[in-house]
RNA sequence: GGUUCUGUAGUGUAGUGGUUAACACACCUCUCUGUCACAGAGGAGAUCGCGAGUUCGAUUCUCGUCAGGACCG
Numbered sequence: 001g002g003u004u005c006u007g008u009a010g011u012g013u014a015g016u017g018g019u020u021a022a023c024a025c026a027c028c029u030c031u032c033u034g035u036c037a038c039a040g041a042g043g044a045g046a047u048c049g050c051g052a053g054u055u056c057g058a059u060u061c062u063c064g065u066c067a068g069g070a071c072c073g
Stems, first nucleotide, its partner, number of pairs: 001072007010025004018056001027043005049065005
């Protein structure tokens, strides 16, 4: 340099064009317990890497760009 894959909450993942983006762990509050832990109930947290385009409508499709991985040269 070329091809290709990935990028979604603090972490790991789901979500193949349509209403409030879901789950687990972690975090906060409450209950339980003499305390911690466990367990139960509730809560906060992601402008979906960034920028454009297509569309009535984009996390999803297209292009560019950035970061990381794999292969080739």
The RNA shown here (transfer RNA) has 73 nucleotides and comes from Modicella reniformis. The prediction has a mean pLDDT of 81. The sequence is in RNAcentral, with records from ENA and Rfam. It matches the Rfam family "tRNA". Rfam links the family to the GO term triplet codon-amino acid adaptor activity. The organism belongs to Modicella, within Eukaryota.